[in-house]
RNA sequence: GGGCCAUUAGUUCAGCGGUAGAACAACGGACUCUUAAUCCGUGUGUCGCUGGUUCGAUUCCAGCAUGGCCCA
Numbered sequence: 001g002g003g004c005c006a007u008u009a010g011u012u013c014a015g016c017g018g019u020a021g022a023a024c025a026a027c028g029g030a031c032u033c034u035u036a037a038u039c040c041g042u043g044u045g046u047c048g049c050u051g052g053u054u055c056g057a058u059u060c061c062a063g064c065a066u067g068g069c070c071c072a
Stems, first nucleotide, its partner, number of pairs: 001071007010024004018055001026042005048064005
């Protein structure tokens, strides 16, 4: 220098054009002398950034950023 992949909740990951979800963690409550365990409830998010396409973009397109892999 060229190519490919990833970027979504605190963490690990789904979601492939129509109001953003799961598990774990966290928080509130019940139980308990207290803690843990167990049970009930709560999503806490500018979907990496900037533009474009579209009635509508996490999703499609371009550029940029960060990380990883391959080639030179």
Transfer RNA from a Candidatus Berkelbacteria bacterium, 72 nucleotides, folded computationally. RNAcentral holds the sequence, with entries from ENA. The prediction has a mean pLDDT of 80. The organism belongs to Candidatus Berkelbacteria, within Bacteria. Rfam family: tRNA. From the family's description: Transfer RNA (tRNA) molecules are approximately 80 nucleotides in length.